[in-house]
Context: one part of a larger RNA
Molecule: large-subunit ribosomal RNA, domain III
Organism: Methylophilaceae bacterium
RNA sequence: GAGUAGCGAUAAAGGGAGUGAAAAGCUCCCUCGCCGAAAGCCCAAGGUUUCCUGCGCAACGUUCAUCGGCGCAGGGUGAGUCGGCCCCUAAGGUGAGGCAGAGAUGCGUAGCUGAUGGGAAACAGGUUAAUAUUCCUGUACUUUAAUAUAAUGCGAUGUGGGGACGGAGAAGGUUAGGUCAGCCAUCUGUUGGAAUAGGUGGUUCAAGCGUGUAGGAAGAUCUCUUAGGCAAAUCCGGGAGGUCAAUUCUGAGGCGUGAUAACGAGGCACUUCGGUGCUGAAGUGAUUGAUACCAAGCUUCCAAGAAAAGCCACUAAGCUUCAGUUAUAUUAGAACCGUACCGCAAACCGACACAGGUGGGCAGGAUGAGAAUUCUAAGGCGCUU
Numbered sequence: 001g002a003g004u005a006g007c008g009a010u011a012a013a014g015g016g017a018g019u020g021a022a023a024a025g026c027u028c029c030c031u032c033g034c035c036g037a038a039a040g041c042c043c044a045a046g047g048u049u050u051c052c053u054g055c056g057c058a059a060c061g062u063u064c065a066u067c068g069g070c071g072c073a074g075g076g077u078g079a080g081u082c083g084g085c086c087c088c089u090a091a092g093g094u095g096a097g098g099c100a101g102a103g104a105u106g107c108g109u110a111g112c113u114g115a116u117g118g119g120a121a122a123c124a125g126g127u128u129a130a131u132a133u134u135c136c137u138g139u140a141c142u143u144u145a146a147u148a149u150a151a152u153g154c155g156a157u158g159u160g161g162g163g164a165c166g167g168a169g170a171a172g173g174u175u176a177g178g179u180c181a182g183c184c185a186u187c188u189g190u191u192g193g194a195a196u197a198g199g200u201g202g203u204u205c206a207a208g209c210g211u212g213u214a215g216g217a218a219g220a221u222c223u224c225u226u227a228g229g230c231a232a233a234u235c236c237g238g239g240a241g242g243u244c245a246a247u248u249c250u251g252a253g254g255c256g257u258g259a260u261a262a263c264g265a266g267g268c269a270c271u272u273c274g275g276u277g278c279u280g281a282a283g284u285g286a287u288u289g290a291u292a293c294c295a296a297g298c299u300u301c302c303a304a305g306a307a308a309a310g311c312c313a314c315u316a317a318g319c320u321u322c323a324g325u326u327a328u329a330u331u332a333g334a335a336c337c338g339u340a341c342c343g344c345a346a347a348c349c350g351a352c353a354c355a356g357g358u359g360g361g362c363a364g365g366a367u368g369a370g371a372a373u374u375c376u377a378a379g380g381c382g383c384u385u
Stems, first nucleotide, its partner, number of pairs: 013031006032382004040362004046342002050340001051075006060068002080141002082338003086119003092113003098107003122139005142334011153319002158314004166301004172294003177288005182203007204262001208257004215250004219244008228236002263283001266279005302305001348357002364376003
């Protein structure tokens, strides 16, 4: 220079009470304003204790600070079913043998590895200052082993099926959700009463199990035969014949049960004013309606749209009073790792409490073709002078 530029989105504050040495900024209450396909909620990545509580204000916070993502201390993350690990494979990686090279090494078959994909199973309510599909209550489900009973041709690293898949479009069914009515509780008004009218709030309930619907797919089944499926096959495929036109498979949702439970507006009592305990009404119908489910469906098009395992069937070697397989019941097991908190952000990536960047899911009401726009609910904020 200079007490100058600036104090980081012009979404906005005002009042009262409290605490305190001190309050524009902290806490509580009232009013006002802003977002509302987000500036709300839930995951993934990344961060790694920032979470909660008590104490504190030197420094950090673009001001103040009694406050804080700051300092100190204590506490906090509970799983057979969520995710990983596990089984399986893709691109990629690695690579026994092998090929090449003087070599280092390069390439590469089988194999191994490798999720962003395939593969068993849980929901509702309650609870903490801080965790919950993990704890508790209630009601379930899956899988493995052993034992018991009953029946019985079982058996794989092989064979076959299945898993198993593209784009676009259209129609139907249904639910979540919404709205209205009814019902329940409560409130208001007129001059007295009654009827009525109006306002506010509530009207919620899962997985599982049973039934097998709207719909979708395939002809189904039996006998004989067979140069294919690297051997075998009763399986799959090919061929011939018979019987039946309905049969089988799949399938949202609804209904019943789950549930005489839970939840529930409100009321009562207590209160350290933060909450805690007790009690508890109604809990139905219509309409609208998804981008969700039926659906990996249907129709159509050409560029013709993963693999492998789990699973099912078949036999080979073999076993055949055993073993094995199937069904039912009982008992036992289901380890380990993650789980706090932020997560379009003051906690991640940007040197900063930085107007930047950051994948997925949810999607109330009015307006509307709409996830546009404007207003608004739940919820969250007023952007630290």